[in-house]
Molecule: transfer RNA
Organism: Candidatus Aenigmatarchaeota archaeon
RNA sequence: GGGCCGGUGGUCUAGGGGUAUGACGGCGCCCUCACGCGGCGCAGGUCGGCGGUUCGAAUCCGCCCCGGCCCA
Numbered sequence: 001g002g003g004c005c006g007g008u009g010g011u012c013u014a015g016g017g018g019u020a021u022g023a024c025g026g027c028g029c030c031c032u033c034a035c036g037c038g039g040c041g042c043a044g045g046u047c048g049g050c051g052g053u054u055c056g057a058a059u060c061c062g063c064c065c066c067g068g069c070c071c072a
Stems, first nucleotide, its partner, number of pairs: 001071007010024003018055001026042005048064005
């Protein structure tokens, strides 16, 4: 330098055009003498960045950044 794959709440992850899913973690309530376990609920996301396409983009296209693998 070239090719391929990936980047989504604090962490892991689903979703591949119709406004983001679940788990862990956090907080509150219930339960307990109490803690833990368990049950219920809540908060937490510029979907790596900038443009483009579209009525509408996490999703499609271009460039760039970061990580991994391969080729030279």